Bacterial RNase P class A from a Caulobacteraceae bacterium, 372 nucleotides, folded computationally. Of the family's consensus pairs, 98% are formed in the model. Rfam family: Bacterial RNase P class A. About the family: Ribonuclease P (RNase P) is a ubiquitous endoribonuclease, found in archaea, bacteria and eukarya as well as chloroplasts and mitochondria. Gene Ontology terms of the family: dimeric ribonuclease P complex, tRNA processing and ribonuclease P activity. Its mean pLDDT, the model's own confidence on a scale to 100, is 75. Taxonomically the source falls in Caulobacteraceae (Bacteria, Pseudomonadati, Pseudomonadota, Caulobacterales).
[in-house]
RNA sequence: UCAGACGGCCGGACGGUCGCGGGUUUCGGCCCGAGGAAAGUCCGGGCUCCACGGCGACAAGGCGGCGGGUAACGCCCGCCGGGCGCGAGCCCAGGGAUAGCGCCACAGAAAGCAAACCGCCUCCGGCCUGCCGGAGGUAAGGGUGAAAGGGUGGGGUAAGAGCCCACCGCGGUCCUGGUGACAGGGCCGGCAUGGCAAGCCCCGCCUGGAGCAAGACCGAAUAGGGACGCCGCGUCGCUUGCGGCAGGGCCGUCGCCGGCCCGAGGCGUCCGGGUUGGUCGCAAGAACCGCUCCGCAAGGGGAGGUCCAGAGGAAUGACCGUCACCGCCUUUCGGGGCGGGACAGAACCCGGCUUACAGGCCGUCUGAUCCC
Repeated sequence: UCAGACGGCCGGACGGUCGCGGGUUUCGGCCCGAGGAAAGUCCGGGCUCCACGGCGACAAGGCGGCGGGUAACGCCCGCCGGGCGCGAGCCCAGGGAUAGCGCCACAGAAAGCAAACCGCCUCCGGCCUGCCGGAGGUAAGGGUGAAAGGGUGGGGUAAGAGCCCACCGCGGUCCUGGUGACAGGGCCGGCAUGGCAAGCCCCGCCUGGAGCAAGACCGAAUAGGGACGCCGCGUCGCUUGCGGCAGGGCCGUCGCCGGCCCGAGGCGUCCGGGUUGGUCGCAAGAACCGCUCCGCAAGGGGAGGUCCAGAGGAAUGACCGUCACCGCCUUUCGGGGCGGGACAGAACCCGGCUUACAGGCCGUCUGAUCCC
């Protein structure tokens, strides 16, 4: 200098005028007022109500290497294993495939207790000198495929083949190191049954439901409900306050019997629910800032400082000036003119993840080349 990898940060600054939401006020004013994602609402919690005696089982959904962090997590950190990259680094739903079931398209001869298309080799026959036909052997080579029953090399053989041997891989077992996932080594086995579990399934772990329109309080008028008091009250009969009959309600339900109570409606007093509305929930918190200690880190402890939007059809805006940044034009190199600035926007709060983003800044590291 060029090409990359990873991590972090900013998201214009200051002033003036007018305006909006909230707080406060001595009514003059003063103070505060969007974001890194406020977004998607995908996970995890706080909080609230409902449900729930304890324990267990089942169902459904989710998660899945190991250790740690955390209020918790499907998040984060460190490590392990596998894959990719020259490398810095990046990616992985990363438990189980001898518990069982299922699937493996197309191509290909053959895709699951596999198969022989082209080849290779032996024998026999024919034609006569390399072809054809037949009987067998083989799985090294070619070809198909995502995948063809270990890989490389040597021996061996008619040709071949774990048929035999070495190394690698795989399986079993033992030892050592590590908290662990795992790693390294010794011995044995000639290899013995490939892949898919974001197919069913098996194993282990986790999970009650709904959500601030949660929920709590105050509560007008009108209408409606209940209790009590007064007036009044079905039908028939008469001796006018009694009897018969009919109706309704209660005595847990149904049937029968029995008991008790009530009576169209009007007025008055009291009680409770609830709509519109108002108040709270609702802004001091797993908070933020720097310092210090512990830890590789995520993070945790300590002492100090700060107060940082709270609306409810929902404020956080507009204009002007100066400066900074970027682009274009111009210049007498002092400058001047014009234009531009993303994604987006709180709604109970917090921790994450994911997605969007004009432009810019910083740090660490890798590869290549050149110079000293």